Predicted 3D model of a 1485-nucleotide RNA (small-subunit ribosomal RNA) from an uncultured bacterium.
Its mean pLDDT, the model's own confidence on a scale to 100, is 82.
Its Rfam family is "Bacterial small subunit ribosomal RNA".
[in-house]
RNA sequence: AGAGUUUGAUCCUGGCUCAGGACGAACGCUGGCGGCGUGCCUAACACAUGCAAGUCUACUCAGCAAUGGGUGGCGAACGGGUGAGUAACGCGUAGACAAUCUGCCCUUUAAUCACAGAUAACCUAGUGAAAACUGGACUAAAACGGGAUGUGGUCGCGAUAUGGCAUCAUAUGCGAUCAAAGACGUAGUCGUUAAAGGAGGAGUCUGCGUAACAUUAGCUAGUUGGUAAGGUAACGGCUUACCAAGGCGACGAUGUUUAGCUGGUCUGAGAGGAUGAUCAGCCACACUGGGACUGAGAUACGGCCCAGACUCCUACGGGAGGCAGCAGUGAGGAAUAUUGCACAAUGGGGGCAACCCUGAUGCAGCAACGCCGCGUGUACGAUGACACAGUUUAUCUGCGUAAAGUACUGUUAACCGGGACGAAAAGAUGCAUGGACUGCAUUUAUAUGACGGUACCGGUAGAGGAAGCUCCGGCUAACUCCGUGCCAGCAGCCGCGGUAAUACGGGGGGAGCUAGCGUUGUCCGGAUUUAUUGGGCGUAAAGGGCAUGUAGGUGGGACUUUAAGUCAGUUGUUAAAUAUUACGGCUUAACUGUAUUAUGCAAUUGAUACUGGAGUUCUUGAGUAUGAGAGGGGACAGAGGAAUACCUGGUGUAGCGGUGGAAUGCGUAGAUAUUAGGUAGAACACCUGAGGCGAAAGGCGUCUGUCUGGCUCAUUACUGACACUGAAAUGCGAAAGUAUGGGGAGCAAACAGGAUUAGAUACCCUGGUAGUCCAUACUGUAAACGAUGGGUACUAGGUGUCGGGAGGACUAGCCCUCUCGGUGCCGCAGCUAACGCGUUAAGUACCCCGCCUGGGGAAUACGAUCGCAAGGUUGAAACUCAAAGGAAUUGACGGGGGCCCGCACAGGCGGUGGAGCAUGUGGUUUAAUUCGAUGCAACGCGAAGAACCUUACCUGGGCUUGAACUGCAUUUGGCGUAUGUAGAGAUACAUAUUUCUCAGCAAUGGGACAGGUGCAGAGGUGCUGCAUGGCUGUCGUCAGCUCGUGUCGUGAGAUGUUGGGUUAAGUCCCGCAACGAGCGCAACCCUUAUCAUUAGUUACCAGCGAGUUAUGUCGGGGACUCUAAUGAGACUGCCCGGGUUAACCGGGAGGAAGGUGGGGAUGACGUCAAGUCCUCAUGGCCCUUAUGUCCAGGGCUACACACGUGCUACAAUGGGCGGUACAGAGUGUUGCAAGACCGCGAGGUCAAGCCAAUCACAAAAACCGCUCUCAGUUCGGAUUGGAGUCUGCAACUCGACUCCAUGAAGCUGGAAUCGCUAGUAAUCGCGGAUCAGCAUGCCGCGGUGAAUACGUUCCCGGGCCUUGUACACACCGCCCGUCACACCAUGGAAGUCUGUAGUGCUCGAAGUAACUGGUCCAACCCGCAAGGGAAGAAGGUUACUAAGGCAAGACAGGUAACUGGGGUGAAGUCGUAACAAGGUAGCCG
Repeated sequence: AGAGUUUGAUCCUGGCUCAGGACGAACGCUGGCGGCGUGCCUAACACAUGCAAGUCUACUCAGCAAUGGGUGGCGAACGGGUGAGUAACGCGUAGACAAUCUGCCCUUUAAUCACAGAUAACCUAGUGAAAACUGGACUAAAACGGGAUGUGGUCGCGAUAUGGCAUCAUAUGCGAUCAAAGACGUAGUCGUUAAAGGAGGAGUCUGCGUAACAUUAGCUAGUUGGUAAGGUAACGGCUUACCAAGGCGACGAUGUUUAGCUGGUCUGAGAGGAUGAUCAGCCACACUGGGACUGAGAUACGGCCCAGACUCCUACGGGAGGCAGCAGUGAGGAAUAUUGCACAAUGGGGGCAACCCUGAUGCAGCAACGCCGCGUGUACGAUGACACAGUUUAUCUGCGUAAAGUACUGUUAACCGGGACGAAAAGAUGCAUGGACUGCAUUUAUAUGACGGUACCGGUAGAGGAAGCUCCGGCUAACUCCGUGCCAGCAGCCGCGGUAAUACGGGGGGAGCUAGCGUUGUCCGGAUUUAUUGGGCGUAAAGGGCAUGUAGGUGGGACUUUAAGUCAGUUGUUAAAUAUUACGGCUUAACUGUAUUAUGCAAUUGAUACUGGAGUUCUUGAGUAUGAGAGGGGACAGAGGAAUACCUGGUGUAGCGGUGGAAUGCGUAGAUAUUAGGUAGAACACCUGAGGCGAAAGGCGUCUGUCUGGCUCAUUACUGACACUGAAAUGCGAAAGUAUGGGGAGCAAACAGGAUUAGAUACCCUGGUAGUCCAUACUGUAAACGAUGGGUACUAGGUGUCGGGAGGACUAGCCCUCUCGGUGCCGCAGCUAACGCGUUAAGUACCCCGCCUGGGGAAUACGAUCGCAAGGUUGAAACUCAAAGGAAUUGACGGGGGCCCGCACAGGCGGUGGAGCAUGUGGUUUAAUUCGAUGCAACGCGAAGAACCUUACCUGGGCUUGAACUGCAUUUGGCGUAUGUAGAGAUACAUAUUUCUCAGCAAUGGGACAGGUGCAGAGGUGCUGCAUGGCUGUCGUCAGCUCGUGUCGUGAGAUGUUGGGUUAAGUCCCGCAACGAGCGCAACCCUUAUCAUUAGUUACCAGCGAGUUAUGUCGGGGACUCUAAUGAGACUGCCCGGGUUAACCGGGAGGAAGGUGGGGAUGACGUCAAGUCCUCAUGGCCCUUAUGUCCAGGGCUACACACGUGCUACAAUGGGCGGUACAGAGUGUUGCAAGACCGCGAGGUCAAGCCAAUCACAAAAACCGCUCUCAGUUCGGAUUGGAGUCUGCAACUCGACUCCAUGAAGCUGGAAUCGCUAGUAAUCGCGGAUCAGCAUGCCGCGGUGAAUACGUUCCCGGGCCUUGUACACACCGCCCGUCACACCAUGGAAGUCUGUAGUGCUCGAAGUAACUGGUCCAACCCGCAAGGGAAGAAGGUUACUAAGGCAAGACAGGUAACUGGGGUGAAGUCGUAACAAGGUAGCCG
């Protein structure tokens, strides 16, 4: 510091996701040790048990004592826990109290006199289950009470002085009033009282800061202020009475929701954001609510009273209780520890002290919960072992120096031994010194450790006891095998998995971290993705429809002043801890000690440039006056002509109207048309323009008049910053719509009819009502758009146009220059993602307002508000997706455009589609009808030939190392040939015959061959053409497809290759930021057309000779034809014209041939997952007594039907019969066969010749005659019967041909569709491959031999350029809505349930205050006494008031029959709305 993800690719916008850090964590797997920390985040839920606050020579009682009880004093308001409440002076920070209190402690001053009466416990009597209570009698105090004194305090009165900060403070005089407690060891100490001061603590007030929601906008009656009184320690509506009517609020009151606040903690570069465990400060709370008492202090966690809920005890009468103290229990929960030890240390309470108490605290226990440290060994060691895994398959590679082995070390754990620091004060006793004494300081002796025999140290033995977790497709470090087969599963995002998965599961290997590793959750970061630092708004989300204008914000030049902002210095504070830096202590680190630094706030002293405040002044911003000017600016009234419709009359007759074509409609009751007259309403042609006007937007267009607003220019004069923007508010605001009343010609939602269509609730047509128009109200929205808020200033130009002014020139109307104000186009710099903008900015800056923060849900819901309604404004969430989007690029596509080509259409000729048959396919059938090919580009295709074979299929019968191949081991000896038997055959059996070769004397051994057995392994037309190679089809013989360098562009890409011409052609020329090049085109190759040369047999025969009835038959010839080799020829070369002096085109000459002469071979980059695993090859999978292999028979030949390709026909341009001619290219010895004979014929018999320019196969149409005469025929030949021929082991299923007989359909073929542009179509025959036999098919060959092409509008296909695009699997694309089904969240809803806060009324516990107090009453007073008084208490009343009750509403939440839309889902249904002119341009209201 970034990365992944939208696209075919690109740039941008924009979201989502990841890598980092952190945690009081939890879960999964794993787990050796130690140190330091941390540990109920949930139920402020309920709690058994124990402990957590006592202590004291003040007094007294009991007891022999230990000790215990009571009165009294101090403490219990600290310490410890929790975070429910609280949005608040609660907290933080800085201040104030002249408005306050303060026990214990310290300092100072003055005192501590002298008396009185009670009472608890104990004892006793009694009640009660208990808790407890009542009566009687006794008693003390530092308990209680009055009296004296008054340093002084307080209050009242009087006056003066001093000080201060307004009220005031201090000093002084007089009067009134207010104190005390004693104890002891007899020595002083500890106490007590009054007052002043201090320290620490507490209380109160104030400035500033401290959540969310405006779908919470108004709140408030003690409310705000005053006067008086009361109350408090103290100010104060704190309380009460009276008076006034205030107070708070868009700088967010009130309400609702959430929340303890802070130092800090986490993160971040910082600014910030999140958080508030442990530690520390403050606050609040102690079962819930209320209340006071005591006290220096509480409205009191381990106190009291009352009410409520809950729990427990009970004799049912009544009582007891409060772990949010420490342990612990239950419950809740993903989840959080021991009912431990000790007061040794630190701290606290009491005490003179000893000492006691202390779940504060110190320690230990549990937990990898966190941080830190250590270890699980070190060195050498290659037989590179076995196993495992992979692999090129017996060769290596990985694990791997790893192990074993050898030599070491000894941390840690184990055992043995030693063994701390933390402890020194205080106290007691004694001594000494300083000191008047005490305190204090120093010295000495004695005592004290929970942790703990712990840390630590030493020793013994010994590598021994100690490694896991996650990941390995990209992001992101790390790859292979097997299994699985869109299954099982993975996944943070993108995405993996449908038979070769580095993504699932396992193995091996590797990477990362390490006593941990992963996952989940949460926070910050990355995210400049809320932007102060640090974003945007033409088209990506985003400028309000427009203006006026309030608050607010901002504001021209000069001077003076002030010092609020601003800047500088100083001071105070910013608790400690934390953090920073430095140095120390634990072996190190974590941890910890000491010092240091730290942005805020306040006070104070200065500075004055800028901003602000105050004052004075200026004219340039703004405004006013004067003079001109243009204009569809506005309102009202009047007028006009054209057109349309209707009405009346005339003329006139059968149609009119309408459309793509029609129909509905109108018309013989007279339309349309035409003509004359009349009536009505609405809109204003031409002029009209990139033009004008309007404060702005909506908008404004015939003419005239009246009223009226603004603008521009020019001249001088005046005011003197009066300005800009603008939340709220107010006004204006197209069309449609609403209300009332008019009006209504045309047009025209709805509606009706006619068409179109599969349908047509549409587009088209005929009608037609609201509406459109006027007036008056409302509505308040539009793609209200320049998709561009307003204002000011600055920053090159060029060229139009509208309005005004000045100058120049002038032919005076026109032109030139300058200038002000509008309105357009082009364009530099600059900006922009690009497109584009560009002085009318989207440039450069400033000011103010509005708005945006992924897509959908959602122009929504709820609430509020406006509206008569329709509806408008404001405006969420759940849920869901990983995109949605902008601009540009390359393609593809378009029922877009332009140019061009092609038998593409057109023009022609002949067919197919109808018939019969042949053949292929589909379908059906079958035991099987083997398989493949399926739009063009499958269908006379693979198949150049299925009776057996072929053959892959079916049935049946056989074989299992096999029918064919290779190797090894072992065994046998032949092999082969012939015959016979059985069988459908394969096969089996039998007989006969034969007996390889080498070495060796032989026995025997080896080799070749063959059979058997066994092992490797064969075999497969089994699957996958979507795993492949090769081959092939197709676009298409179309003219295209690319590259290097350069240039342009952020980039994908572009340029070149586009443009102007031209061509069959990206063929060539010209131009050009391109210049060149490659694969294609063309040419080179073959063939054909002409000629020459050479050659001359089997071909040829002109001339010469010979011969024949005749024939190159013979001699011969080399002329010709021909054959087959080499050449020539054609190149726009020549001429004319056109064209850019080009390319090229048109015409012509010559020529056998003329503009590529005709034909062939030749097929660019690529497309179709096109075809083929059944030609062949091949990965993987599958079968192995069978999916292999052998055999027989059957099937591939079936047959209701449908389609393709053909043949033959339907006849006279013909059929039949007879006669007469003329080819080319091929083939032939298992062959072609002349000729002769036989047969009607297929053919047969005999047989010459020919291994071929020699012989043979071997022509037909044509031509010449005769006949038929338009008929289902002398057309046509299917079908069937009979008889044959040939091939072949064999023609039944299932061959071809012949003869006789039979003689179907068919009389030129619907919609539709195919081929062909010249030696072509059409027509005629011939040959060949395959082949025993079997073509109407296929591949070739020649004979005869046309018609037509105006032309490119249309159909199809293609090329180039351009345009649009929401397509990129690329239009066979994309995509919308209803309906049906499933799931999810959500709105409404009769109701129903729960909670919260308040209001009104009622009731009113405890308590406090006031009043009363007839009952009770020791202290003081009077009194001899009785008694009385004073003071007080119980009781009562009133006020306040918690909980409760009643009532009507509010708010929030849950739930609900039914219902609304929304989202998601794989294949559903119906249509086709959008994207191309999307087939009616689309979109907004």